[in-house]
Annotation:
Predicted 3D model of an 86-nucleotide RNA (c-di-GMP-I-GGC riboswitch aptamer) from a Clostridia bacterium. Lineage of the source: Bacteria > Bacillati > Bacillota > Clostridia.
RNA sequence: UACGAUAAAGGCAAACUCGGUGAAAACCGGGGACGCAAAGCUACGAGUCUAAAGCCAUUUUGGCUAUGAUAGUCGGGUUGCCGUAC
Numbered sequence: 001u002a003c004g005a006u007a008a009a010g011g012c013a014a015a016c017u018c019g020g021u022g023a024a025a026a027c028c029g030g031g032g033a034c035g036c037a038a039a040g041c042u043a044c045g046a047g048u049c050u051a052a053a054g055c056c057a058u059u060u061u062g063g064c065u066a067u068g069a070u071a072g073u074c075g076g077g078u079u080g081c082c083g084u085a086c
Base pairs, nucleotide, nucleotide: 001085002084003083004082011036012035016031017030018029019028020027021026034072040078041077042076044075045074046073047070048069049068054064055063056062057061
């Protein structure tokens, strides 16, 4: 540097649930494990989700919009255990 498990030591924690934050998406903490060789960190690119505020229309509801969110959607950046190969 590349690759990866059937190993060894470990690590993380989906759904669901309880409490909390938030307009929402979602997030935080406890329980819980579907899974994960980076399911460590990072919002740089793309995708996806939400729409409080703002704008448009007028059916009193609908549409548009990220400065919000998502790293367990993909890619990039960066750090790292063990082993194999060079």